[in-house]
Small-subunit ribosomal RNA from Planctomyces sp., 1491 nucleotides, folded computationally. The coordinates come from a structure-prediction model, not an experiment, and the mean pLDDT is 83. Rfam family: Bacterial small subunit ribosomal RNA. Gene Ontology terms of the family: structural constituent of ribosome and ribosome.

RNA sequence: CAAGUGAAGAGUUUGAUCCUGGCUCAGAUUGAACGCUGGCGGCAUGGUUAAAGCAUGCAAGUCGAACGGGCCCGCAAGGGCCAGUGGCGAAAGGGUGAGUAAUACGAUCGAACGUACCCCGAGGUGGGGGAUAGGCAUGGGAAACUGUGCGUAAUACCCCAUGAUGUCGAAAGACCAAAGAUUUAUCGCCUUGGGAUCGGCGAUCGUCCUAUCAGGUAGUUGGCGGGGUAAUGGCCCACCAAGCCUAUGACGGGUAGCCGGUGUGAGAGCACGGCCGGCCACAUCGAAACUGAGACACUGUUCGGACUCCUACGGGAGGCUGCAGCGACGAAUCUUCCGCAAUGGGCGAAAGCCUGACGGAGCGAUGCCGCGUGCGGGAUGAAGCACCUUCGGUGUGUAAACCGCUGUCAGGGGAUAGAAACACUGAUCAUCCCCAGAGGAAGGGGCGACUAACUCUGUGCCAGCAGUCGCGGUAAUACAGAGGCCCCGAGCGUUAAUCGGAAUCACUGGGCUUAAAGGGUGCGUAGGCGGACUCGUAAGUGUCGUGUGAAAGCCCACUGCUCAACGGUGGAACCGCACGGCAAACUGCGAGUCUCGAGGAAUCUAGAGGCCGGUAGAACGCAUGGUGGAGCGGUGGAAUGCGUAGAGAUCAUGCGGAAUGCCAAAGGUGAAGACAGCCGGCUGGGGAUUUCCUGACGCUGAGGCACGAAAGCGUGGGGAGCAAACAGGAUUAGAUACCCUGGUAGUCCACGCCCUAAACGAUGUACACUGAGUCGGAGCGGCUCUGACGCCGUUCGGACUGUAGAGAAAUUGAUAAGUGUACCGCCUGGGGAGUACGGUCGCAAGGCUAAAACUCAAAGAAAUUGACGGGGGCUCACACAAGCGGUGGAUGAUGUGGCUUAAUUCGAGGCAACGCGAAGAACCUUAUCCUGGACUUGACAUGCAUGGAUUAACCCUGUGAAAGCAGGGCCACGCCUUCGGGUGGAACAUGCACAGGUGCUGCAUGGCUGUCGUCAGCUCGUGUCGUGAGACGUCGCGUUAAGUCGCUUAACGAGCGCAACCCUUGUCCUUAGUUGCCAGCAUUCAGUUGGGGACUCUAAGGAGACCGCCGGUGUCAAACCGGAGGAAGGUGGGGACGACGUCAAGUCAUCAUGGCCUUUAUGUCCAGGGCUGCACACGUCAUACAAUGCGGCGUACAAAGGGCAGCAAACCCGCGAGGGGGAGCUAAUCUCAAAAAGCGUCGCUCAGUUCGGAUUGCAGGCUGCAACUCGCCUGCAUGAAGCUGGAAUCGCUAGUAAUCGCAGAUCAGCUAUGCUGCGGUGAAUAUGUUCCUGAGCCUUGUACACACCGCCCGUCAAGCCACGAAAGCGGGGGGUGCCUGAAGUCGCUGUGCUAACCGAAAGGGGGCAGGUGCCUAGGGCAAACUUCGUGAUUGGGACUAAGUCGUAACAAGGUAGCCGUAGGGGAACCUGCGGCUGGAUCACCUCCUUU
Repeated sequence: CAAGUGAAGAGUUUGAUCCUGGCUCAGAUUGAACGCUGGCGGCAUGGUUAAAGCAUGCAAGUCGAACGGGCCCGCAAGGGCCAGUGGCGAAAGGGUGAGUAAUACGAUCGAACGUACCCCGAGGUGGGGGAUAGGCAUGGGAAACUGUGCGUAAUACCCCAUGAUGUCGAAAGACCAAAGAUUUAUCGCCUUGGGAUCGGCGAUCGUCCUAUCAGGUAGUUGGCGGGGUAAUGGCCCACCAAGCCUAUGACGGGUAGCCGGUGUGAGAGCACGGCCGGCCACAUCGAAACUGAGACACUGUUCGGACUCCUACGGGAGGCUGCAGCGACGAAUCUUCCGCAAUGGGCGAAAGCCUGACGGAGCGAUGCCGCGUGCGGGAUGAAGCACCUUCGGUGUGUAAACCGCUGUCAGGGGAUAGAAACACUGAUCAUCCCCAGAGGAAGGGGCGACUAACUCUGUGCCAGCAGUCGCGGUAAUACAGAGGCCCCGAGCGUUAAUCGGAAUCACUGGGCUUAAAGGGUGCGUAGGCGGACUCGUAAGUGUCGUGUGAAAGCCCACUGCUCAACGGUGGAACCGCACGGCAAACUGCGAGUCUCGAGGAAUCUAGAGGCCGGUAGAACGCAUGGUGGAGCGGUGGAAUGCGUAGAGAUCAUGCGGAAUGCCAAAGGUGAAGACAGCCGGCUGGGGAUUUCCUGACGCUGAGGCACGAAAGCGUGGGGAGCAAACAGGAUUAGAUACCCUGGUAGUCCACGCCCUAAACGAUGUACACUGAGUCGGAGCGGCUCUGACGCCGUUCGGACUGUAGAGAAAUUGAUAAGUGUACCGCCUGGGGAGUACGGUCGCAAGGCUAAAACUCAAAGAAAUUGACGGGGGCUCACACAAGCGGUGGAUGAUGUGGCUUAAUUCGAGGCAACGCGAAGAACCUUAUCCUGGACUUGACAUGCAUGGAUUAACCCUGUGAAAGCAGGGCCACGCCUUCGGGUGGAACAUGCACAGGUGCUGCAUGGCUGUCGUCAGCUCGUGUCGUGAGACGUCGCGUUAAGUCGCUUAACGAGCGCAACCCUUGUCCUUAGUUGCCAGCAUUCAGUUGGGGACUCUAAGGAGACCGCCGGUGUCAAACCGGAGGAAGGUGGGGACGACGUCAAGUCAUCAUGGCCUUUAUGUCCAGGGCUGCACACGUCAUACAAUGCGGCGUACAAAGGGCAGCAAACCCGCGAGGGGGAGCUAAUCUCAAAAAGCGUCGCUCAGUUCGGAUUGCAGGCUGCAACUCGCCUGCAUGAAGCUGGAAUCGCUAGUAAUCGCAGAUCAGCUAUGCUGCGGUGAAUAUGUUCCUGAGCCUUGUACACACCGCCCGUCAAGCCACGAAAGCGGGGGGUGCCUGAAGUCGCUGUGCUAACCGAAAGGGGGCAGGUGCCUAGGGCAAACUUCGUGAUUGGGACUAAGUCGUAACAAGGUAGCCGUAGGGGAACCUGCGGCUGGAUCACCUCCUUU
């Protein structure tokens, strides 16, 4: 100098957000244990469990300088050893924590005490005596042990003397001591005073949980007098009094040694009390005293109990919670070690002896600390391994090899200066030197996030992981292995435990409207808190000082071990307690005063405030009578019910009970519950004004007391209506319900209980303060000319909007949920559960109080975006309606399902699969389809190696169903060349790489497609609002086909969509006229030809339409309505074009592609069959059922396409399909090609027909290698079903529906009635948006978010777990009463025995044995209490995979829900009564905001 240096969060509830709230993690720590691993050393530490039991050894002795004696050595002197007597010690040291919640401990004080050894002071130490152990002798006993006789010493024992400053006493006075030893110097002994040390006692404060322990206590509380003790005291006893403790928790129960301190923490705290130190308690369990300075004594005594051992059965012995050690217990904890060398203790004069205290060593990575396992160089970046593979490489990695160097530690050898002060003495440790040689020395955990660290393979919701969230169902960074990486390192992980994080019990430092949480309300006790002024006091408070707060520890400085751990010295701190001084602001206390709090008085005032009595009208029901005559009643619709014995309806009269219309209101009153016709009586509270009185009398309020809706209970009344239960009728799958008809308790009254509600403003009471505005209620005052009225101000009370602020937000906002104060109540994750047990109240129902085991990782609040609603509003769509035509019925075609089959290949499955992939299955196609036969580098691609010139190609033969297999024949090519040959590439053969797969996964994918939907939506930037998710923009008003546009506007802009741009069609113009066209001219059979470009047409380019113009409506808008012009009018018609996204939609079989599988087969080839199979069901179509038709004959008018392996004309043949034929045409030229409906005419006349054409037979034609399975067409013949189609359902709004034909793709042919296009003829209807379906926007509710195909409740059944009850059964605990009662102290007795003293003696005194009394450990009996275990059976609860029954709740959840209560029911639940909004929707009322 310093000693105050310090505070982090994360994961998990949701689609997302914010909040509340729990769970979990990261840190530190440990007397630890377990797993894997393990080189050395230092310092610590080590039975936490059975205070259960212990073999064996040791742990307390010493003194011969107290004593007699014995033995030994010695000639002696003398010395040594020793049992016993005696002294001191053994009450320390060492161990443990069972008991103990206060006889303990801690802090601080105190008075009525003792203290051996030690220190200081004063004084003394004289004279006698009798015994006894040992010893000797002799007995008993197995032993332990013990008896008798004789005799002996002392610092053992006793007496006398002396005695005070000692003791007692007021005094007088009385009483009390001693020991010697060895040797010449000491040590002792006695009395006494003081000190020191240690101890005993007392006081105050502090010291765990439980009230489901609320009353406890008879020596209890106090007094007087005794006894007892070292000493105070009910410590004990007799008597007297009736006290004492307790909600500030007595008494009881549970747990526990306490502290210094230790761990953690920023701190405050929380948890703990092992090692070390202080105190206490205990020593096998219990009791007791003796000795002593000190004990009621760990290794002393006596007694009782349990246990163990010895025994000759008669008796005895023992106590490791000392050090080691043993077994047992347990997850778990060491050597039967060395030494008294050091420190300390006992004894002794001393030497010394003893010391499991202690000093050391050993064992254990149990902890902390230190060191090492090498260092430097070394790239071809070796090999190996692993990985990705983009085949290049990358990682391990300077790592290794290799070269050089060093020598810590371990190993071997040697030396001595340290621990020694103090002569001797070192158990053990330490220090130094030398030798050899990189040699002997690295693992553990982790790698999804939290949390540092990633890939491959295997596995396939399996095996497994996991602290939380969660991973794993074929591409797992989460399992297992491997490589790599990360962290720590002789350790690393796991488990257990404590603190922290946790502000998650909140003193520091939380909350209670809706998340858990305000008592149902008031009065009031204790308690807490309390207005203004003055004086005093000094308890609190502040400040200064003194004492104490042990040491160790923590902290700081310095210092010693080589460093550190560890240790030493000094300091700081110990935040406390006690005492003393000072101060007097505040609190308290005492005294006095005041009026503003509180209360009183006076004058007014409003009111469904309460209780009692009376009374009124309406309605209702019943009774009686009259009229009257068939229904009434009830519902969604009905029925039960009532009625011809006269209902209902209506009139009259009477009776009865209950409730009080309008006024009436967001109104009023009350503490709350609650309170309503009118009148009277009694009565409580409030408000205003005046400022007269009292003078803080106040606020709150644990317990307590009172009140307390409805239901319910008891007794007695009453009973009209309503109405749990109950009965019947409906509804329904059922209907223990909702609806209907009845109907009993009850509802009403009186008295007495019950005491609970969503008893709510889900908001405790009181006081104060903090911008405004508006409307009601009750008063008072003021202003204006009187009044009405109006205005202004003020007090009390009821509401609304809203600023600041608050709040998680919703919201609240002077009636606070704001800012403060005081007091009370309550909360601490969800479930279990407001339940069990216990207590208490109640007649009962039940109320109040109130847990745990177990289980989950959430439960929850508010708000957001969606989705949904049997919620609402607006709008749209062939959605409905209005129409037209169909389907569903028939026959056929076609697709699908199913069935069948050797196979009937595969895919598609609500809309959005089903005339779909397939724009064409006889073979082919065609496929892991089936049967059978073949091939294996392959039907197809590329590369490498080898071969060699005929095996290839080509031709031929055999076999075969073919494919194939087997065999034969034949021939080469390019270049070079010395003509011998060499070489090469195709092809082939063989081999190797590989090919191949319509095999699997569309839930690994790309691409493409469908659908919502051509619906009008989907988003972004900036900005603003919100803590945020998000919102605004995009809403609103109007308009549109449209988020189209306009206006308003915290929005302003923009993007993808809409629209437009593109194609086509509708009008015109220009240009251009061949193959197209033909008005005029010429010509022909014919636009055939000449000619023409006018027209049509063709195909290029333009024009045109924009609400542009007019009128009206509308916000001076957007736009809409009407009109003009125009070919076309409000997007002119049609097409292409499909936002963000949804459906794990479809497709691995178009194609592409990851992974997997297959490789003499799941590949390839071939033949035949199948995909066409037929009881049946469905979808889509075709043709019909006829006269608006059919048939015959005649006759007219298209558009768009196709054509060379093709279309094919004319002509001829055939009834026809077709055949022959071949002109022309690569096409505005030729051809397919005839358009059909239509029009004209004839027949048919309502029939199963001249409708309809299925089916079948015969005969033909065409294509093709081939028409059996299995093609199409033609002719003749045949001539089914069917006469307009049930429930249901589809399409279409104009050139549309309907109807009519034509063409094309695919294709040899065709199953096409399909599909895609083309034109011809050509309608009807739309009042409209109530309903069905779908969609858009806004809004609302939500417990949904996999999003209503959602969520979710209860019984029952099964399994498993913990708990409660239970006839009982069994154990523990502490008391109570009675009986018995060992040892022992004390008292009494003591006739027996007896050395010291007295006495001449007898005897006495004193003592002892014995006896006895009280107390008492223990034992026995008894009745209770309490606690634990167990228990047939039983009750509910939690959890569990996809069980059963229903549908209670969430939307208006389909009967709004919920609370209390009562009844009922398989169950959720239903119903009655009262209450709440934490109910949607519509209407009305009121108020607010804005203009």